[in-house]
RNA sequence: GGGCGUAUGGUCUAGUGGUACGACGUCUCAUUUGCAUUGAGAAGGUCCCGGGUUCGAACCCCGGUACGUCCA
Numbered sequence: 001g002g003g004c005g006u007a008u009g010g011u012c013u014a015g016u017g018g019u020a021c022g023a024c025g026u027c028u029c030a031u032u033u034g035c036a037u038u039g040a041g042a043a044g045g046u047c048c049c050g051g052g053u054u055c056g057a058a059c060c061c062c063g064g065u066a067c068g069u070c071c072a
Stems, first nucleotide, its partner, number of pairs: 001071007010024003018055001026042005048064005
């Protein structure tokens, strides 16, 4: 330098055009003498960045950045 792949709450992850899913973690309440477990509830993401297409984009297109991998 070129090919391919990946980027989504603190972490991991689902989501193939119509208000972003779940688990762990965090917080609150109940249970306990207390902790843990368990149950109920809550907060937390403008989906890596910029642009385009579309009535509408995490999703399609173009360009970039970072990481992984292969070739040179």
Molecule: transfer RNA
Organism: Podospora anserina S mat+